[in-house]
Molecule: small-subunit ribosomal RNA
Organism: uncultured prokaryote
RNA sequence: AUGCAGUCGAACGAAAUAUUUAGCACUUGUGUUAAAUAAUUUAGUGGCGAACGGGUGAGUAACACGUAAGAACUUACCCCUAGACGAGGUACAACAGUUGGAAACGACUGCUAAUACCUCAUAUUACCGGAAGGUGAAAGAAGCAAUUCGUCUAGGGCGAGGCUUGCGUCUGAUUAGCUUGUUGGUGAGGUAAAGGCUUACCAAGGCGACGAUCAGUAGUUGGUCUUAGAGGAUGAUCAGCCACAUUGGGACUGAGACACGGCCCAAACUUUUACGGGAGGCAGCAGUAAGGAAUUUUCCGCAAUGGGCGCAAGCCUGACGGAGCAAUACCGCGUGAAGGAUGACGGCCCAUGGGUUGUAAACUUCUUUUCUUGGAGAAGAAUUCUGACGGUAUCCAAGGAAUAAGCAUCGGCUAACUCCGUGCCAGCAGCCGCGGUAAGACGGGGGAUGCAAGCGUUAUUCGGAAUUAUUGGGCGUAAAGCGUCUGUAGGUGGUAAGGAAAGUGUAAUGUUAAAGAUCAGGGCUCAACCCUGGGAAAGCAUUGCAAACUAUCUUACUUGAGUUCGGUAGGGGCAGAGAGAAUUCCCGGUGUAGCGGUGAAAUGCGUAGAUAUCGGGAAGAACACCAGUGGCGAAGGCGCUCUGCUGGGCCAUAACUGACGCUCAUGGACGAAAGCCAGGGGAGCGAAAGGGAUUAGAUACCCCUGUAGUCCUGGCCGUAAACGAUGAACACUAGGUGUCGGGGCCCUCGGUGUCGUAGCCAACGCGUUAAGUGUUCCGCCUGGGGAGUACGCACGCAAGUGUGAAACUCAAAGGAAUUGACGGGGGCCCGCACAAGCGGUGGAGUAUGUGGUUUAAUUCGAUGCAACGCCGAAGAACCUUACCAGGGUUUGACAUCCUGCGAAUCUCUUGGAAACGAGAGAGUGCCUUCGGGAACGCAGUGACAGGUGGUGCAUGGCUGUCGUCAGCUCGUGUCGUGAGAUGUUGGGUUAAGUCCCGCAACGAGCGCAACCCACGUCUUUAGUUGCCAGCAUUUAGUUGGGCACUCUAGAGAGACUGCCGGUGAUAAACCGGAGGAAGGUGUGGAUGACGUCAAGUCAUCAUGCCCCUUACAUCCUGGGCUACACACGUACUACAAUGCUACGGACAAAGGGCUGCAAGUUCGCGAGGACAAGCAAAUCCCAUAAACCGUGGCUCAGUUCAGAUCGUAGGCUGCAACUCGCCUACGUGAAGGCGGAAUCGCUAGUAAUCGCAGGUCAGCAUACUGCGGUGAAUACGUUCCCGGGCCUUGUACACACCGCCCGUCACACCAUGGAAGUUGGCCACGCCCGAAGCCGUUACUCCAACCCUUGUGGAGGAGGACGUCGAAGGUG
Repeated sequence: AUGCAGUCGAACGAAAUAUUUAGCACUUGUGUUAAAUAAUUUAGUGGCGAACGGGUGAGUAACACGUAAGAACUUACCCCUAGACGAGGUACAACAGUUGGAAACGACUGCUAAUACCUCAUAUUACCGGAAGGUGAAAGAAGCAAUUCGUCUAGGGCGAGGCUUGCGUCUGAUUAGCUUGUUGGUGAGGUAAAGGCUUACCAAGGCGACGAUCAGUAGUUGGUCUUAGAGGAUGAUCAGCCACAUUGGGACUGAGACACGGCCCAAACUUUUACGGGAGGCAGCAGUAAGGAAUUUUCCGCAAUGGGCGCAAGCCUGACGGAGCAAUACCGCGUGAAGGAUGACGGCCCAUGGGUUGUAAACUUCUUUUCUUGGAGAAGAAUUCUGACGGUAUCCAAGGAAUAAGCAUCGGCUAACUCCGUGCCAGCAGCCGCGGUAAGACGGGGGAUGCAAGCGUUAUUCGGAAUUAUUGGGCGUAAAGCGUCUGUAGGUGGUAAGGAAAGUGUAAUGUUAAAGAUCAGGGCUCAACCCUGGGAAAGCAUUGCAAACUAUCUUACUUGAGUUCGGUAGGGGCAGAGAGAAUUCCCGGUGUAGCGGUGAAAUGCGUAGAUAUCGGGAAGAACACCAGUGGCGAAGGCGCUCUGCUGGGCCAUAACUGACGCUCAUGGACGAAAGCCAGGGGAGCGAAAGGGAUUAGAUACCCCUGUAGUCCUGGCCGUAAACGAUGAACACUAGGUGUCGGGGCCCUCGGUGUCGUAGCCAACGCGUUAAGUGUUCCGCCUGGGGAGUACGCACGCAAGUGUGAAACUCAAAGGAAUUGACGGGGGCCCGCACAAGCGGUGGAGUAUGUGGUUUAAUUCGAUGCAACGCCGAAGAACCUUACCAGGGUUUGACAUCCUGCGAAUCUCUUGGAAACGAGAGAGUGCCUUCGGGAACGCAGUGACAGGUGGUGCAUGGCUGUCGUCAGCUCGUGUCGUGAGAUGUUGGGUUAAGUCCCGCAACGAGCGCAACCCACGUCUUUAGUUGCCAGCAUUUAGUUGGGCACUCUAGAGAGACUGCCGGUGAUAAACCGGAGGAAGGUGUGGAUGACGUCAAGUCAUCAUGCCCCUUACAUCCUGGGCUACACACGUACUACAAUGCUACGGACAAAGGGCUGCAAGUUCGCGAGGACAAGCAAAUCCCAUAAACCGUGGCUCAGUUCAGAUCGUAGGCUGCAACUCGCCUACGUGAAGGCGGAAUCGCUAGUAAUCGCAGGUCAGCAUACUGCGGUGAAUACGUUCCCGGGCCUUGUACACACCGCCCGUCACACCAUGGAAGUUGGCCACGCCCGAAGCCGUUACUCCAACCCUUGUGGAGGAGGACGUCGAAGGUG
């Protein structure tokens, strides 16, 4: 778009149809005429309804709603009561004709009926009026009739409606004043009705902090959701009320409307048109479109319930009853039950044994709710008929496990766990948070848990949230006490008696609709759902009773409060006068070169005479000492002395008033400093400014100047960490102690401090001066930031102050306390930490390591101390070797298992760089049950081997470091809400948490010390390979002899502050001494607490995971790790005379040695070579120690220093010495003359210096590990540097100062404020225009009823016109 959402012919005329009768015409069953009918239908007149029912929530903050009352009203239909219904008349539709228009719809002429309209009569109880008196009705219809219905008047009722009032009813004060018909009165009008409802006049009222006005938002209630309740949120369905019907205005009709499916006007929109004009209003039921995350059928029926009309039959009813759609919600039911283990297959996990899915499945037996098919079949009907739902519910039979399971979750909260993938990616996430290679948190698989025809998410509301706290919170430090006082409204308030009864309590009555909720029953198989009955709570109103409490009235009281009298302390306030010290300036004198200032300086002042010093003068400001956690004041604040004026406090004493009190929104007053205005003043100080320093810079700190200001007078400002971060008042609740004032002075009153009980507090702390226990009143707070900002308003001269948000953003911000760590905090203590010394490094050359660079590769690791000659590496030519190039191999160089062949093995030839390959030959072993077996080699097969590939941030083990520092902990007890503390701190002492004393601690453990080793003394045992005093002997302890000594190596002794003196606390201990080989740990080693550094190492080894598998494995040759503009670390050698050199001479310890050390002899200048005794070692060898001593030379030079580099010639090891070894001889003879900044080691047999040995090793040592020789200096001391320990303090740090963290800038993004302006909406007001319409006026036009004097008369009415009001519109 479309369809649907009244009736009555018993009010009326008329028409049409049907039937019958009669007539006519004929085509004989048709047409036509008339009449009739208890037949049907209805366009019109008329009546009733249409104001109900149905929809929606735009507006409305209002008598709109809720509740309880009230008086000045109306009421059609319905019920009851009483009475009446008499006589006349006039029109207009329909209809007919003419006519306009495209249409919608009309116009004119003529006819007509009524329950339409009009007149007269009648008139009570109606109405008007004081009365007299006046006014005012009606209609008929059906029926044969009885009668019924209808009409009129009046009264009553039922239910309904209109009006008024008390109380209740959202947010904003960044809306504080609003109002002129406004508030009241009088007269008039108007309404159904009271009323400024309207109008004229009069008065000037009315509302408002108990929130007016304005703005925003909103239909309201019963109820609904939630909650223990109080509350909070909400107003779907159902029910009551209100409002609205496209937007705005208006009236008509009517009982009722200012009317959803009526009218008029204006506006917007849609539609139609012949362009003149018309039509329309789904927020009725369906339905359509659009919008949107999203919301249904253009269904059936009036069978039930209800409504309208009708006498009725009946008609109408998208109200309603039903069905349809949507798991939207609530309720019920099912998707099978029982048995079934070799615990099947498959999946997943796995320690490879197994576990789990899982009795789950298969399989067997059974059942049929549901489903399918067939049959039967309701109630709902009261009431004769009548059932949309509906062949529905339900019942019977048959069939067959048949037709039916998903969603979310599994890190904690929170029930439920593993594998793989991914690798801060992808992703998850309600909060905490998860993910950077082993993710229970992501994705997938398996498993599990929860709920289930649903499950999960999202949104919203209440709860938890005592997180707006009435019930039921707070304000010292967490957010929060106004800066202080005064005081209005308000709130609150001492004792006693009496009255009344407002609050209060109690009882009764009325009401608070029904539904809902609740309780008890009942009906659908149960339930949801529905029905019946009961009761409570609370509100409002009315009426009794009570009188304790509060308020009120009256009368009293004195203790709260105040007044008077007497004292008293005081930097309380205001004004005036005065004094001295100091500072600066001016004048004069003395006097001379500096002064001043600083960490150090400079700017500055000064020879024009400063500073200093003396005398005189001027000015301004502030008042030393007294001076005191002392005083006073409301707070801010107040300090020389004196005087005047003045406020308050405290004490004592009796008198007086008689609750006069307390607190205080708004208001008022005071209010540091800085700042502002006007006028003075200006010494010192001193923002700004200038200069000098400091510094990377220094718009600062320091210095030299210096303007406002600081001071006074008058006026503003009104804020501070205006702090006790603690509002005021009153009462109560242990004390001790200091101080100020008064008194009647062993005490008491008032102030001000400190410690502390109970109690409170998160703790810290408070504690009669409360932050304790109570009462009253005020102010303030509600996560951090944004922000005390923006806007608005008020105040201010300004600066600014007061009031005071939001968007957005974060998951914290904050308080108190604890343990650590840290501090350019403090105290105490230690260390070659500094200092005092000695010697070095840093400069040179070389060696060596590292970085860097280079390279095919320069393999890898170690990187502040704690990597770098104390590196892995106790020794890279090949090997090592991990790297590079090239050449090979692929079950492999190495391990285990299986099969086959062959003993193993050795020799030779050949290709090749070698690995490896080809060929020839020798060889035939061992055990045996005679089958074979063991070992070894070759070939094959697959399991596997292999990896110095990655991750030391997955690990074990080992190690470094703080640090050989003295610490680190535990049990029990005690203290604390707790983290934690105590012990372990304190006073002493020590090398030491060593010991002593004290102590709410008492004990214990790991560390310290001791026990172990070496060295130092002595004793004893033993006496070879060691030793030799005495005896003999020798070239020689060589030999005899001996074991006394040395020595060797076993066992012991010894040292413990044991003794003495002093100090100390009578302790621990310290100082001194004696004795002793050694004295206070004798010296040196080994020994390394809890832990820290994600310290180092996957390349010693082991090992998880990942990665490679004809290669990231493995073999071989050659190369590389040895490079070289450079930088660093660590060493060696030097620079020389305390030296160098030549010759001569003396004294060790500790080690090593058979693939070895090698005497001796011999050759060589030498390295070394040849031969070779001895020795598996207290026996032999390496092996002459060197510095040292003696003598000679050198004489201060780049040297007789130094030795690099290079050349030549050799030696050794080794398969091999080129890249790339060591040594020797001869020659060459570089830098270097003691080292800048800086930095290292060492406290006694130490540093320094001198040589010797060993390991590694074929060879290679300036390195390393050991050994002895010679052998110092210095330490006042702990201020400082570094590191460490203990106690304490601060902290915004806790991956712990290499911490944390602030601001600008750059870029991107989010939100907000401002911005020249531009633009929209809403509200209010002024003016203009002025539709419809009501009302008013009317001299114009028209008119049937009634009247008469019959007239183009009167009464009355209609139209038009005009006026007031008036919507939209215009304009400001």